[in-house]
Order: sequence, then structure tokens, then C1' cells
RNA sequence: UUAUCAAGAGUGGCGGAAGGACAGGCCUUGUGAUGCCACAGCAACCUGCUUUUUCGGCAAGGUGCUAAUUCCUGCGGUAUGAUUUAAUUUUAAUGAUUA
Repeated sequence: UUAUCAAGAGUGGCGGAAGGACAGGCCUUGUGAUGCCACAGCAACCUGCUUUUUCGGCAAGGUGCUAAUUCCUGCGGUAUGAUUUAAUUUUAAUGAUUA
């Protein structure tokens, strides 16, 4: 820099107090968090096969992921109420993953 981020998918063991990137909110958590290990699963970015090519299909080798929409908001715009804020919608930024 590119693409995607409203879908999907968890159990056991160790261990013992934090975690959800950041701020606020709101949540998860001794009915055991984060983390590590094992097995399982999801998906299909790269990859392989198929296909004249594209589209598409199949597989799952390299990654990734398996609470909540990237948990929500964050900056700006639009429209409404209203008089400094509320709500709706939209686009960014930030972040994550892939090449």
C1' cells in the first nucleotide's frame, strides 16, 4: 500500500486474577479471567487441483479466528427535534487479519 471486518466456529488440562488495543461507557470473570498446552471446529487471504481464461467448484499445506457488529461511542457530514445537547443515518480515523 491492497482487501476484508452485521456471517461462522469450543471443549478438556495447567494455573489463579484480571480481561475486552487506547479514553469514556457498557460488559466478561473464583459457575475460574488473561495466558500456555492438547484436541476439535470455523473461514477461505495465500496455496494446490479443476476450468481455454474469467466466474465458479473441490481440498485444507501456510496464516488467521472460535463472548457481545472492530461490543458501542470517538473525527467530519446529512436530516429532525432543540438551544447545547439528544437521537437517526453516513463516512473516516484507530485497531485486527491477509497479501